[in-house]
FMN riboswitch aptamer (RFN element) from Salirhabdus euzebyi, 151 nucleotides, folded computationally. It matches the Rfam family "FMN riboswitch aptamer (RFN element)". About the family: The RFN element is a highly conserved domain that is found frequently in the 5'-untranslated regions of prokaryotic mRNAs that encode for flavin mononucleotide (FMN) biosynthesis and transport proteins. This element is a metabolite-dependent riboswitch that directly binds FMN in the absence of proteins. In Bacillus subtilis, the riboswitch most likely controls gene expression by causing premature transcription termination within the 5' untranslated region of the ribDEAHT operon and precluding access to the ribosome-binding site of ypaA mRNA.The FMN riboswitch structure, reported in present an FMN-bound six-stem junction, adopts a butterfly-like scaffold, stapled together by opposingly directed but nearly identically folded peripheral domains. Its mean pLDDT, the model's own confidence on a scale to 100, is 81.
RNA sequence: AAUUUCCUUCGGGGUCGGGUGAAAAUCCCAACCGGCGGUGAUGGAACACGAUUGUUCCUCAGUCCGUGACCCGCUCGGUAAUGUAUUAUCGAUCGGUGGACCUGGUGUAACUCCAGGACCGACAGUAUAGUCUGGAUGGGAGAAGGAUUUU
Numbered sequence: 001a002a003u004u005u006c007c008u009u010c011g012g013g014g015u016c017g018g019g020u021g022a023a024a025a026u027c028c029c030a031a032c033c034g035g036c037g038g039u040g041a042u043g044g045a046a047c048a049c050g051a052u053u054g055u056u057c058c059u060c061a062g063u064c065c066g067u068g069a070c071c072c073g074c075u076c077g078g079u080a081a082u083g084u085a086u087u088a089u090c091g092a093u094c095g096g097u098g099g100a101c102c103u104g105g106u107g108u109a110a111c112u113c114c115a116g117g118a119c120c121g122a123c124a125g126u127a128u129a130g131u132c133u134g135g136a137u138g139g140g141a142g143a144a145g146g147a148u149u150u151u
Base pairs, nucleotide, nucleotide: 001151002150005147006146007145008144009143010142017029018028019027031131032130033121034120035067036066037065038064043058044057045056046055047054048053062119063118071096072095073094075092076091077090078089079088080087081086082085101117102116103115104114105113123134124133125132
């Protein structure tokens, strides 16, 4: 330095102000928010060099490439019921589904920079919800630290 198997901890933000109405943080005007990994022409630092410059590290996308929560299904396993191979339910692996960006500028090069204008956001509840309440003191992409195996 890579690698194996574990352990611990961490791991999501947001309706100001107004209108209508019996009732709306749900409609209308307006406001606000942006999980995780990757890429990256952003920004910064260190080192080398006389300098141009080079190398390394940190950082940089809600709408690019992936991915998680929610939902659906196959298979397998547990539990319960009965007409004993079916139903219900819980769990695990795998699979499926799963939202949204353009214009101009700079430039060798931008879906990432700058400027402008747009757009998107599971399910259940309730006056129709990205922002309230609930499943959820759950799950989780992953992150950090520690132990350990092998090279």